[in-house]
């Protein structure tokens, strides 16, 4: 000095000035003052809850949500500690975590073949014409026999090429026509016993089995546990106009009430009307609602100085987590190179 890992801090400071919201005070009518005013993630709305209503939730269908062990916090979700097992990294350290020997389903592109295995090059033996080459025999013919090469059927084999993320153990040697766990060793793999470990596990001890068991469960299932639903547009209070409901009272041609510019007279309308009052829903107002704070929504602007330029990003019922997005600064470590 690069390059990474782990944890943590912070989120530009400071001074005028002019604004904006909400509160409270002064004035007492149009202005003053003082006090508050986003975030680590307010965000995605994934997850637990709290609150609130239906409503009494026992059990069961469908859903949903969690999942390795021991331990601890924590209302849960979730976090943290110390472990297991599998990965990835030269390492600092990071990723993953019920079952796939219950069924079903996929498994791209290559590739013969992707899951009751297959069979393209290959490799073997065998069969049958053809044809090439040698070679014998009888003997001269379009003759017969053998060998070898190629080609042609139907078989054997899965070792070795190739294909893929992933081909149904690996090495070696025996065996065979060629081969193969066919068969032996070794190493792996399975099951079971002991032994250790609270426990997920472990093992280098024992026996026994050629060896089946390919990979997704953030695919459907299956197993355990937990969960009643639905949300602040939840919910409650107050509450007109107009039309309904319900009781009283008054009229219905001897006219209640209403129009006619405030009275009267006149004139006109006038009975399924007319007033009064309960009651219920609406519009609309309050609560719920917070040490920002609700309303179609406030938290800015602008000047100077500093750091040397400031990123992701704006609360909407409230709180804890999960995630995800972003400047900058530390401490602690690891891997390389360079000096001394």
């Nucleotide at each position: 000095g690069g390059a990474g890992a782990c944890g943590g801090c912070u989120a530009g400071g400071g001074a005028g000035c002019c604004g904006c919201a909400g509160g409270g005070g002064g004035u007492u009518u149009u202005u003053c003052c003082c006090c508050u005013g986003a975030g680590g993630a307010a965000g995605g709305u994934c997850c637990g809850g709290a609150c609130u209503c239906c409503g009494c939730a026992g059990g069961g269908c469908a859903g949903g949500c969690c999942g390795c062990u021991c331990g601890g916090g924590g209302a849960a979700a979730c976090c943290c500690g110390a472990g297991a097992g599998g990965g990835a990294g030269c390492g600092a350290u990071c990723c993953c975590u019920g079952g796939a020997a219950a069924g079903u389903g996929c498994c791209a592109c290559a590739g013969a073949a992707a899951a009751c295995a297959g069979a393209c090059c290959g490799c073997c033996a065998g069969c049958g014409g053809c044809u090439c080459c040698u070679c014998c025999c009888c003997c001269g013919g379009a003759g017969g026999g053998a060998g070898g090469g190629g080609u042609g059927c139907g078989g054997g084999c899965a070792a070795g090429g190739g294909u893929g993320a992933a081909a149904c153990g690996g090495u070696g040697g025996g065996g065979u026509a060629a081969g193969a766990g066919c068969c032996c060793a070794c190493c792996g793999c399975c099951g079971g016993g002991g032994c250790c470990g609270c426990g997920a596990g472990g093992u280098u001890c024992c026996c026994g089995g050629g060896c089946a068991c390919g990979g997704c469960a953030a695919a459907c299932c299956c197993c355990g546990g937990c969960c009643g639903g639905a949300g602040c547009a939840a919910g409650g209070c107050c509450a007109a106009a107009u039309a309904g409901g319900g009781a009283g009272g008054c009229g219905c041609u001897u006219g209640a009430g209403g129009g006619u510019g405030g009275c009267c007279c006149g004139c006109c309308c006038g009975a399924u009307g007319c007033c009064u009052c309960c009651g219920g829903g609406u519009a609309g107002g309050c609560c719920g609602c917070a040490c920002a704070g609700a309303g179609g929504a406030a938290u800015g602007g602008c000047u100077c100085c500093c750091c040397a330029c400031g990123a992701c990003a704006g609360a909407a019922u409230c709180c804890g987590g999960c995630c995800u997005a972003u400047g900058g600064c530390c401490c602690u470590c690891u891997c390389c190179c360079c000096c001394g």

This is a predicted structure of a 340-nucleotide RNA (Bacterial RNase P class A) from a Candidatus Bipolaricaulota bacterium. Taxonomically the source falls in Candidatus Bipolaricaulota (Bacteria, Bacteria candidate phyla). The prediction has a mean pLDDT of 77. Its Rfam family is "Bacterial RNase P class A". The family's RNA type in Rfam is ribozyme.